[in-house]
Molecule: SAM riboswitch aptamer (S box leader)
Organism: Megamonas hypermegale
RNA sequence: AACUCAUCAAGAGCAAUUGAGGGACUGGCCCGAUGACAUUGCGGCAACCAUUGAUAAUUUAUUUAUCAAAACGGUGCCAAAUCCUUUAAGUAAUAACUUAGAAGAUGAGAG
Numbered sequence: 001a002a003c004u005c006a007u008c009a010a011g012a013g014c015a016a017u018u019g020a021g022g023g024a025c026u027g028g029c030c031c032g033a034u035g036a037c038a039u040u041g042c043g044g045c046a047a048c049c050a051u052u053g054a055u056a057a058u059u060u061a062u063u064u065a066u067c068a069a070a071a072c073g074g075u076g077c078c079a080a081a082u083c084c085u086u087u088a089a090g091u092a093a094u095a096a097c098u099u100a101g102a103a104g105a106u107g108a109g110a111g
């Protein structure tokens, strides 16, 4: 790399360095020399894993599920819904809307 499961309309930015592209891909639409993107520092957001507590279940293993606490552990994230979209179905009637999927991201597994 590929595989499995869960989530993805909430939330959270300043400074320094650098200097032209960036938002994964297609088409759009945006961000960007009033300095984007990236890197670093500091700050922040957030309960995925781990932790703690309560309740319930039954296979009695300290297992599973639900709820709550907690940001001092491991990750992640801090423009725009994953920015919208690509495929299918339905509604509708040329403008759109809904659902499902695909792809992607993150986490946890398994190998």
Base pairs, nucleotide, nucleotide: 003109004108005107006106007105008104013042014041015040016039017038021031022030023029027084028083043078044077045076048074049073051069052068053067054066055065056064057063082103087100088099089098090097091096